This is a predicted structure of a 1378-nucleotide RNA (small-subunit ribosomal RNA) from an uncultured bacterium. Rfam family: Bacterial small subunit ribosomal RNA. The coordinates come from a structure-prediction model, not an experiment, and the mean pLDDT is 85.
RNA sequence: UGAAUGCUGGCGGCGUGGAUAAGUCAUGCAAGUCAAGGGGGCCCGCAAGGGCAACCGGCAAACGAGGUAGUAACGCGUAGGUAGAUCCCCCGAAGUCGGGCAUAGCCAGUCGAAAGACUGGGUAAUUCCCGAUAGUCCCGCAAGGGUAAAGGUUUUUCGCUUCGGGAGUCGCCUGCGUAGUAUCAGCUAGUUGGUAGGGUAAUGGCCUACCAAGGCUACGACGCUUAGGGGGGCUGAGAGGCCGAUCCCCACCGAUGGAACUGCGACACGGUCCAUACUCCUACGGGAGGCUGCAGACGAGAAUAUUCCGCAAUGGACGAAAGUCUGACGGAGCGACGCCGCGUGAUGGAUGAAGUGCUUCGGUACGUAAACAUCUUUUAUCGGGGAAGAAAUUAUUGACGGUACCCGAUGAAUAAGGGGCUCCUAACUCUGUGCCAGCAGGAGCGGUAAUACAGAGGCCCCAAGCAUUACCCGGAAUCAUUGGGCGUAAAGGGUGUCGAGGCGGCCCUAUUAGUCUCCCGUCAAAUCCGCAGGCUUAACCUGCGGCUCGCGGGGGAAACGGUAGGGCUCGAGGUCGGAAGAGGUGCAUGGAACUCACGGUGGAGGGGUGAAAUCCGUUGAUAUCGUGGGGAACACCAAAGGCGAAGGCAGUGCACUGGUCCGAAUCUGACGCUCACACACGAAAGCCAGGGGAGCGAACGGGAUUAGAUACCCCGGUAGUCCUGGCCCUAAACGUUGCUCGCUCGCUUUACGGAGUAUCGACCCUCUGUGAGGCUAAGCUAACGCGGUAAGCGAGCCGCCUGGGUAGUACGAUCGCAAGAUUAAAACUCAAAGGAAUAGACGGGGACUCGCACAAGCGGUGGAUUAUGUGGCUUAAUUCGUAGACAAACGAAGAACCUUACCAAGGUUAGAAAUCCAACUGCAUCCCUGGUGAAAGCCGGGGAGCCUUCGAGGGUGUUGGACAGGUGAUGCAUGGUCGUCGUCAGUUCGUGGUUUGAACUGUUCCCUUCAGUGGGGUAACGAACGCAACCCCCGUUGCCUGUUGCCUAUAUGGUCAGGCGAGACUGCUCCCUCACGGGAGAGGAAGGUGGGGAUGACGCCAGAUCAGCAUGUCCCUCUGAUACCUUGGGCCGCACACAUAAUACAAUGGUCGGUACAACGGGACGCAAUACCGCAAGGUGGAGCAGAUCCCCAAAACCGACCCCAGUACGGAUUGAGGUCUGCAAUCGACCUCAUGAAGCCGGAAUCGCUAGUAAUCUCGGGUCAGCCAAACCGAGGUGAAUACGUUCUCGAGUCUUGUACUCACCGCCCGUCAACUCAAGGGAGCUGGGGAUACCCGAAGGACCGCCUCGUGCGGUACUACGGUAAAUUCAGUGAC
Repeated sequence: UGAAUGCUGGCGGCGUGGAUAAGUCAUGCAAGUCAAGGGGGCCCGCAAGGGCAACCGGCAAACGAGGUAGUAACGCGUAGGUAGAUCCCCCGAAGUCGGGCAUAGCCAGUCGAAAGACUGGGUAAUUCCCGAUAGUCCCGCAAGGGUAAAGGUUUUUCGCUUCGGGAGUCGCCUGCGUAGUAUCAGCUAGUUGGUAGGGUAAUGGCCUACCAAGGCUACGACGCUUAGGGGGGCUGAGAGGCCGAUCCCCACCGAUGGAACUGCGACACGGUCCAUACUCCUACGGGAGGCUGCAGACGAGAAUAUUCCGCAAUGGACGAAAGUCUGACGGAGCGACGCCGCGUGAUGGAUGAAGUGCUUCGGUACGUAAACAUCUUUUAUCGGGGAAGAAAUUAUUGACGGUACCCGAUGAAUAAGGGGCUCCUAACUCUGUGCCAGCAGGAGCGGUAAUACAGAGGCCCCAAGCAUUACCCGGAAUCAUUGGGCGUAAAGGGUGUCGAGGCGGCCCUAUUAGUCUCCCGUCAAAUCCGCAGGCUUAACCUGCGGCUCGCGGGGGAAACGGUAGGGCUCGAGGUCGGAAGAGGUGCAUGGAACUCACGGUGGAGGGGUGAAAUCCGUUGAUAUCGUGGGGAACACCAAAGGCGAAGGCAGUGCACUGGUCCGAAUCUGACGCUCACACACGAAAGCCAGGGGAGCGAACGGGAUUAGAUACCCCGGUAGUCCUGGCCCUAAACGUUGCUCGCUCGCUUUACGGAGUAUCGACCCUCUGUGAGGCUAAGCUAACGCGGUAAGCGAGCCGCCUGGGUAGUACGAUCGCAAGAUUAAAACUCAAAGGAAUAGACGGGGACUCGCACAAGCGGUGGAUUAUGUGGCUUAAUUCGUAGACAAACGAAGAACCUUACCAAGGUUAGAAAUCCAACUGCAUCCCUGGUGAAAGCCGGGGAGCCUUCGAGGGUGUUGGACAGGUGAUGCAUGGUCGUCGUCAGUUCGUGGUUUGAACUGUUCCCUUCAGUGGGGUAACGAACGCAACCCCCGUUGCCUGUUGCCUAUAUGGUCAGGCGAGACUGCUCCCUCACGGGAGAGGAAGGUGGGGAUGACGCCAGAUCAGCAUGUCCCUCUGAUACCUUGGGCCGCACACAUAAUACAAUGGUCGGUACAACGGGACGCAAUACCGCAAGGUGGAGCAGAUCCCCAAAACCGACCCCAGUACGGAUUGAGGUCUGCAAUCGACCUCAUGAAGCCGGAAUCGCUAGUAAUCUCGGGUCAGCCAAACCGAGGUGAAUACGUUCUCGAGUCUUGUACUCACCGCCCGUCAACUCAAGGGAGCUGGGGAUACCCGAAGGACCGCCUCGUGCGGUACUACGGUAAAUUCAGUGAC
């Protein structure tokens, strides 16, 4: 908001209600009236008289009522004009005399179904006709001529005719205003004008004839689309934007198209004629009809009411009047459709009831809310009374209506919902659900803790309504007149010239349509605003005042603007004298290089690349020399330089020619600026014709590269590149910055002029003009940046922009030979696209620096066998976790049972263990024992036996109840702990400063360091966590102590151990240095952090762990478990694959024999010596030792012997046999002996560790542990190297810087093709429908004209014309395979 939809709904007042199908309509009503114009008819009546209504006649029916189809127009609005008309009304003047012919009704007859019609007879009038009269009427200069009337009723008047005037109404004309579209640019034949005539109430091409050739248009004609216009309404601060319901004014329409008649008025909504479509009646011959009047019906639609009452009021028609008619109007009904008002109760009432929700379980919210008590009665219902609206002297007259209103009665009685609660945006919790179901205006919610879904409780906002949808304005300065922009966000035309248009220097005079001011007229009413008033209030209504942009008329002003005239010189231009320049056009000419041809020399290659090959070359290349030909481009000069409007322009000379600058005078006198359109120019590529063609070189061929390589590289090579002529007309045509003018600090470079000074002259120096650059003040800018060559401050003009994609595309048009160019959309789709800057991250970007990162070395892994772990497979189960680096000898510092979480079987159920309550119990509990069983367990039997203050209590057990239990899930709900970057040197804060801001500065820079370590500098100054230091071990030593140590006994000793100290700080010398510090050296046990450890910043990886522990939530558990117990099995399963180790492959070795030398540690359920036995593992035995005392306790090495390069005297797997030990128990343990003796001869691609007591190598100890699958792990000592030129490369890290379209951040982002399905648009052989127009054919009714006549306005005809038809086009849609 004329709304609709959903949920809900108590009352009243005032308004409002078919927006779609101007689609079709049943039925009733909406325009009649006059008997005082006329004659007659019928009825009542004795009559007088009255009533009814048909017909003639008069007036009305052209108003009122409805609708908005058409119309872009003098239709409307506003302001004017006049060639006009005017029934009724008012004023004035004059008149109203005489005569006549018809006709309806009626009567008689005829036709027809009806509607209706026809013939004959006779009749009236305020019907019609003729005559008379005639002025202030008409024609005419005048003379002169012409034109009228109607009576009625009754005693008052109502009428009639003519003329003049008025009022109001209407006709016509004009200025201005009045939608979109140029992808509509030309339109027009009665067209434009004239003359004459016709026509009209009247002007006019309104119509006709003739003459002329005009008229309109970029200030938008013509065409197309849309649309009734205004007063006004909504919104907005306003300017504006949108709209045109109800009320008022105007216009137009009346089923569609055409036409006239009557009349004051019509081309006529409820009149006529014709045509068309549709509907209806019919006897089939013919007829009837028009709700866009009030109700009502159908249809279509999201959607819009009663077939109501009354003429009582207001208004209208007729009438002398009474009165009649009036779906205008006054009222009622329906719809919360809107606006306004009222109510659904008020006061008290706390144990804060019950109930419900939440809860930290204490409580808290709903909540004074309820209950309950007291009160009131608006509303509702009932009863009684009861208007105004009524005017007009009496009388009569109310649809609304027994309504409003008043009084009384009853009784809280009859009356609350809707939406929302993440943010925008007022209002929060629980439960359910688990990216499902769903929400949603935008952002966005939902994947197990959802204030966003659904329900509930609570709360918030409105309230008889509340939400939603649609549409309009606002916010939106987001079309910007007020009031925007165009360097990079969208946006400067490629450049110039220029009639239109816009803008315009100084002075004077005049004038004035712009401008300003005053007055007058108009701008209808309603609306709006203010003040009053009337309905109880308000909405609503009434009165008064205000408002009314604008337009017209009159008076005035002259600053500005315009116009006219005069003048001026500073804008602009000319003349003169100079100057520079790749400015343009034409002609001529030069050298270098290249290439070709010929000839000479020469003899094997050349060329090319990252490397090659294709290619050229013994028919002589490349190279080199000579001669000649050819085409194209012009090294050096040369520059940040110069010139030009832009594109662009470069060897040299000549000719012609455009522009610019400087200087001094002089001339013209505003001659200027800009510029749509138009015209001209316009790189490269491309096109046409003819030439030319050395080099280069699209296409193309070949060789490489590559997974491929239609590329990059190489060898060739055609168009083309060049010239002449003609087209094309684009570009990152860019300074991404249009042109012109004025103003606004400076510094500096350069090109070309001029002046001063200086000089013999030039240079130098100073000033000045025009160009080209760099840096900046103010100012501007979102920032970047611009900054006298502005993107600053102003003026004028032009071009252009308005989210991204579609798209600079389609269609249309213009141009073009073509390629294509110019102009230029929409459907559809997205919630962004974009600019500048910031912090990161990243880069096959840069600079610097570091790290066993590479390099230099040594030893390994990857190959073998075995061990261990993992994947996979298998299985009843092979429990679980861990997954690049940062999982894989990891959790596990010990899986035969146990562990153990897995599987099978058997069992238990308040439980194996915990807390509490109640009952019972001589009950702490222990012993013996039967059956069954694998055990657990189940079913039993017997015996012994408590403390005590004697009340009971403590504790135990059994039963019952609260509860337990879970290695079940979620490490993406968590705590704690840990890994990694990384022991890397970083990460931040306060205050201050800079910036619109993110943010920056500090922390950047220079030197230095292992180090953000230190110093210097510095818009920063300080500080924190990290670094370093403080702590521990090792290395030297002084002092003290001296056991359970050792050496010896020579000491007050040495060694060793413990404790407390010292020592190292660049302290000293030299060199470099401002300093910090660095280099060298001395001394010293140790030298520049002496070596090692502990210590791990802000953070990153939703890294790991719910199975170490803790823990939120979820899940499993009263007949049985995901809990608990037991036995057995499994975690050890084996085709394979990976990871980590051990042992080797041998002679720097192996075997045997001999001789030495440690440290860290451990030891009572223990370590165990001497001794004895056994080949040995081990056994017997037991001294010593809770340990500097005793025990465990060395191996490589060294000495000697053998082995002699072989699958071996290397290697030891595997297997067989026999044993030992631990343990309840070796299936699956370790060890010993004998026998067996596998693979393996140093390991592909690849890959790991280590910079010194390190790597390598050799043993020893410990934890866990009964034993041990330990070759693992954590430690200890013995022996003991090699190498580092260096930072190009690999990996990682740090600082600064750069680019970025990345920010779950390069493991990022992102483009194109293809597939299925879907959608929109373009083309499309065509097909279908609509609109407007043209030519021709036909030609109704009608009026005009002509002719004829029995004169009836009858018959016939002519042109015009609607409808209809034919034809070719045009335009807009729909549809169409593809």